Description: This is a predicted complex of two RNAs, RNase P RNA and transfer RNA, with 441 nucleotides together. The coordinates come from a structure-prediction model, not an experiment, and the mean pLDDT is 76. Rfam match: Bacterial RNase P class A. It is annotated as a ribozyme.
[in-house]
RNA sequence: CAUGCAGGCUGGACGGCCGCCCCGAUUCCAUCGGGGAGGAAAGUCCGAGCUCCGCCGCGGCAAGGGUGCUGGGUAACGCCCAGGAGGGGAAACCCUACGGACAGCGCCACAGAAAGCAAACCGCUCCGGCGCCUUCGGGCGCCGGAGCAAGGGUGAAACGGUGAGGUAAGAGCUCACCAGCGGCCCAGGUAACUGGGCCGGCUAGGCAAACCCCACCCGGAGCAAGGCCAAAUAGGAGGGCACAGGCGCCCGGACAGCCCUCGGGUUGGCUGCAUGACUGCCGGGGUAACCCGUCAGCUAGAUGGAUGGCCGUCAUCCCGAUGCUUGCAUCGGGAUACAGAACUCGGCUUACAGGCCCGCUUGCCCA
RNA sequence: CGGGGUGUAGCGCAGCUCGGCAGCGCGCCACGUUCGGGACGUGGAGGCCCAGGGUUCAAAUCCCUGCACCCCGA
Numbered sequence: 001c002a003u004g005c006a007g008g009c010u011g012g013a014c015g016g017c018c019g020c021c022c023c024g025a026u027u028c029c030a031u032c033g034g035g036g037a038g039g040a041a042a043g044u045c046c047g048a049g050c051u052c053c054g055c056c057g058c059g060g061c062a063a064g065g066g067u068g069c070u071g072g073g074u075a076a077c078g079c080c081c082a083g084g085a086g087g088g089g090a091a092a093c094c095c096u097a098c099g100g101a102c103a104g105c106g107c108c109a110c111a112g113a114a115a116g117c118a119a120a121c122c123g124c125u126c127c128g129g130c131g132c133c134u135u136c137g138g139g140c141g142c143c144g145g146a147g148c149a150a151g152g153g154u155g156a157a158a159c160g161g162u163g164a165g166g167u168a169a170g171a172g173c174u175c176a177c178c179a180g181c182g183g184c185c186c187a188g189g190u191a192a193c194u195g196g197g198c199c200g201g202c203u204a205g206g207c208a209a210a211c212c213c214c215a216c217c218c219g220g221a222g223c224a225a226g227g228c229c230a231a232a233u234a235g236g237a238g239g240g241c242a243c244a245g246g247c248g249c250c251c252g253g254a255c256a257g258c259c260c261u262c263g264g265g266u267u268g269g270c271u272g273c274a275u276g277a278c279u280g281c282c283g284g285g286g287u288a289a290c291c292c293g294u295c296a297g298c299u300a301g302a303u304g305g306a307u308g309g310c311c312g313u314c315a316u317c318c319c320g321a322u323g324c325u326u327g328c329a330u331c332g333g334g335a336u337a338c339a340g341a342a343c344u345c346g347g348c349u350u351a352c353a354g355g356c357c358c359g360c361u362u363g364c365c366c367a
Numbered sequence: 368c369g370g371g372g373u374g375u376a377g378c379g380c381a382g383c384u385c386g387g388c389a390g391c392g393c394g395c396c397a398c399g400u401u402c403g404g405g406a407c408g409u410g411g412a413g414g415c416c417c418a419g420g421g422u423u424c425a426a427a428u429c430c431c432u433g434c435a436c437c438c439c440g441a
Base pairs, nucleotide, nucleotide: 001363002362004360005359007357008356009355010354012314013313014312015311016310017309018308020036021035022034023033024032025031026030038338042349043348045347046346047345048344049343050222051221052220053219064218065217066216067215068214069083070082071081072080073079084098085096086095087094088093099213100212104211106207107206108205121152122151123148124147125146126145127144128143129142130141131140132139133138160178161177162176163175164174165173179203181200182199183198184197185196186195187194188193226271227270228269229268236262237261238260239259240258241257243253278297279296280295282293283292284291285290315336316335317334318333319332320331321330322329323328324327368440369439370438371437372436373435374434377393378392379391380390387424395411396410397409398408399407417433418432419431420430421429
């Protein structure tokens, strides 16, 4: 210098004029002072706070849903950190829904002989019969029977690989090495797991991101939750309770009372609602996520919904022209993202013009 | 602001539960029939299943993310 990888920050600045929302003061309809979007305010995908409802004596169970290597962090999580295993890359580094397929029920299209307690299409070998040829050793063809899983071919996938022995031909049939499986032991690690040794049988397909099994977690709804006040009202329909009347059983129910449902009316205000799992500096602990302590700070609250518009200067980038010192100067024009709070937090995901910082990999050059 | 659902041929829908070839009706095109049209008969074309990614041998179907549209709620 180029190249790629990884992490973090920022995301226009200043001034003038005219406006919007909230708070406070002076005061009386105006003036002054202060405050006014984000890293995602978004999607609403998770987890909570808060509130109401429901259930049970408590614990818990069923249905339904979710999570899924290990350890830690956290109020909690499907989030974060660290580690393990597997995969990708030359490397820095990146990715992974990563428990179970001898509990069960299933699926594996097409092709192929056979696709799940495998199978004989081509093929290889032996035996028997018939025919033909013969150099009489046998060879070839057809038919029938039996054996084989080595070779071909199909497929995403065909029941270990290589070599030797063995055999009529073959085959873990036997042996050696390698891969892989199961069990036991030793060592390291909190654990996932890793390394090593011994023994066994010689070989075990894939799919759970379909059902299912195992372990763990979850009651439901949401600030239009909920509470208070004001306003409104005609009390109407249906049902139940209670009540009195006639009263032996039984029958029927007007008025007034209480409760529930439907229908009608009212469409205002306050609260919830801004001090919180808050923010910042410093110190300490921890590999880290994060935790602890001291000090300081207060940071939007609308309810048809404020946070805006115009102008000027500067900054960055692009285009054009001119000048030349050939990559700068001047002039003109254009652009400056994604997007916008609505009960509040912790995450994830998605969108984002441009700029800045730090670390690392590989290659080339120079010293 | 909160909650729920849908997306497949020009239009309306099925297939998604249990993954394997994408189908039905109307419409469209050609031919036949008719003097011509309609109806009818025969034959045919037209999709990469909203977009991107993942699981799997294989995805419209299972999973994740995004987009568009529709419905409900004081």